[in-house]
Molecule: Bacterial RNase P class A
Organism: Gammaproteobacteria bacterium
């Protein structure tokens, strides 16, 4: 220089008017209350609550506010301890309120390397499952081959001889039968490579590998290494069912609180001792539904609250590889409910992408035009 890899910022920038919607502050106005004064009307000061009156100052979306997938914290409900059923999680250690996140670390897999990827607990508890192809898919077997050493027929030779035949030897046959070194199938084929043996052939026997064991060391552990031992066991799937280990009660801010009209409805009390029904032979009384004031409770409309000072940001020092944890200075940094965060205008520039808060934090995931900056790795010059 060029390729690539990793991490971290940042998401148009100035200037002006206008306006939206929160907050303090001063001013006007409006209701109501208290105290002073006054015979009263009222006048002065103070508080409260309103105002689609007005004027100041301050601050107003994001790194993902997005999906609503984990985890919390807050509120409620029967305080929720045990079981069962479900769900999730799944090397190891630390972080944290807490996680299915994050660090750090072993394993395994890919990459010349920076680095990248890993759902990585049990398959010997049980059970299911494997199309084609193949001799066989999990029980162990043999299609081709291989051998046929023994045992069998068979041909020849020799020996013995009771003439029936038997015993020795060569060669053959592939009948019994040995074998799985090699061949084929497959995503997988019952350790692997060589030497030895052997009829041929095999862990049948040696080396070195792998693997099993059970020892030492080195590490907190995962897990590595070392010498030993055993010829080698029951192949593969658990994001199939199951086993084990560990977590987890439910619903959510429309959660829940507090205020409270109008109408209708419930519960009291008082009144008229007037009128009505009942009961009675009639009055008093008593009962019933209704009137009229009055009070009380629930509950809807509608307000008010939760609501934003937080496991919260900034900077700075300590510990720790790191996630993060303690101390300390800073300043408060949207809080709406038809729901604000906008429009024009002028200039610059690289010409502007995904995308809009709704109780709130912690994370993953997904969207994103461009821009800037560090660390690391190959490769090529050149010095």
């Nucleotide at each position: 220089g060029a390729a690539g890899u990793c991490g971290g910022c940042u998401g148009a920038g100035c200037a002006g008017u206008c306006g939206c919607g929160g907050c303090a502050c001063c001013u006007c106005u409006u209701u109501u209350u208290c105290g002073u004064u006054u015979u009263a009307c009222g006048a002065c000061g103070g508080g409260a609550a309103g105002g689609c009156g007005g004027g100041u100052g301050c601050g107003g979306a994001g790194g993902a506010a997005a999906g609503u997938c984990c985890g919390g914290g807050c509120u409620c409900c029967a305080u929720a301890g045990g079981g069962c059923a479900g769900a999730g999680u799944g090397c190891c250690a630390g972080g944290u309120a807490a996680c299915g996140c994050c660090u750090g670390g072993g394993g395994g897999g890919c990459g010349u390397g920076a680095g990248c990827c890993u759902a990585c607990g049990g398959a010997a508890a049980g059970u299911g499952c494997a199309g084609c192809a193949g001799a066989a898919a999990a029980u162990a077997u043999a299609c081709c081959g291989c051998c046929g050493a023994u045992g069998g027929c068979c041909u020849c030779g020799g020996u013995u001889u009771u003439c029936g035949a038997a015993c020795c030897g060569a060669g053959g046959c592939a009948c019994a039968g040995g074998u799985a070194a090699g061949g084929u199938u497959g995503a997988a084929a019952u350790g692997g490579u060589g030497c030895g043996g052997u009829a041929a052939g095999a862990g049948c026997g040696c080396a070195c590998c792998g693997c099993g064991c059970g020892g030492c060391u080195g590490g907190u552990a995962a897990c590595a290494g070392c010498a030993g031992u055993g010829g080698c066991a029951g192949g593969g799937u658990a994001a199939a069912c199951c086993c084990c280990a560990c977590u987890c009660g439910g619903a959510g801010c429309a959660a829940g609180a507090c205020c409270a009209a109008a109408u209708a409805g419930g519960g009291g009390a008082a009144c008229a001792u007037u009128g009505a029904u009942g009961u009675g032979g009639u009055c008093c009384g008593c009962a019933u539904a209704a009137g009229u004031u009055c009070c009380c409770g629930g509950g809807u409309a509608g307000g008010u609250u939760g609501c934003u000072u937080g496991a919260g940001c900034c900077g700075c020092g300590u510990g720790g590889c790191g996630a993060c944890a303690c101390g300390u200075u800073g300043g408060c940094c949207a809080g709406a409910u038809g729901a604000a965060u906008g429009a024009c205008u002028g200039u610059u520039c690289a010409c502007g992408a995904c995308a809009g808060a709704a109780c709130c934090c912690g994370g993953c995931u997904u969207a994103c035009a461009g821009g800037c900056c560090g660390g690391c790795u190959u490769c090529c010059a050149c010095c």